[in-house]
Description: Predicted 3D model of a 73-nucleotide RNA (transfer RNA) from a Pseudomonadota bacterium. It matches the Rfam family "tRNA". The family's RNA type in Rfam is transfer RNA. The prediction has a mean pLDDT of 84. Taxonomically the source falls in Pseudomonadota (Bacteria, Pseudomonadati).
């Protein structure tokens, strides 16, 4: 320098056929249980890397950028 893959809560991840006020686990908070803690049960909080485009509608498609991983010189 070029090519490919990838980016979703604090962490891990589902979504791939465009209809999402985005689901699950874990962590955290509150309540219950318990003599207390833990376990367990219930509830709550919290996310689509950044910009542009297509579309009635984009996490999803296209495009530029940035970061990460891999490959070729």
């Nucleotide at each position: 320098u070029c090519c490919g893959c990838u980016a979703u809560a604090g962490u891990c991840u589902a979504g791939c056929u465009g209809g999402c006020c985005a689901g699950g686990a874990u962590a955290c908070u509150c309540g219950g249980c318990u003599c207390u803690c833990a376990c367990c049960c219930g509830a709550g909080c919290g996310a689509c890397c950044c910009g542009g485009g297509u579309u009635c509608g984009a996490g999803u498609c296209c495009u530029g950028g940035u970061g990460g991983c891999g490959g070729a010189a």